[in-house]
RNA sequence: AGUCGAUAAAGGCAAACCCAUCGAAAGGUGGGGGCGCAAAGCCAUGGGUCUAAGGCCUCGCUCCGGAGGCUAUGAUUGCCAGGUUGCCGAA
Numbered sequence: 001a002g003u004c005g006a007u008a009a010a011g012g013c014a015a016a017c018c019c020a021u022c023g024a025a026a027g028g029u030g031g032g033g034g035c036g037c038a039a040a041g042c043c044a045u046g047g048g049u050c051u052a053a054g055g056c057c058u059c060g061c062u063c064c065g066g067a068g069g070c071u072a073u074g075a076u077u078g079c080c081a082g083g084u085u086g087c088c089g090a091a
Stems, first nucleotide, its partner, number of pairs: 004089002012037002017032006035078001041084003045081003048076003054071006
């Protein structure tokens, strides 16, 4: 230095759930909480997944209201891959 990851040390993050708040929703943020995590640090680049306000199509209706389908420009890195930075050091 590379690989690797311990019943080690120092520290870190924080699932479900609850409260507040933002959002059409998915979900985000803050507080509590702690299932887990060696990148559960950072980047939506590829795939996956979630949502469908708006848009398009269909049905319906005198009109309005309504129903169904498709759609990401929304979201997720704690789904996977990729990129990038990084703490510790038993075997």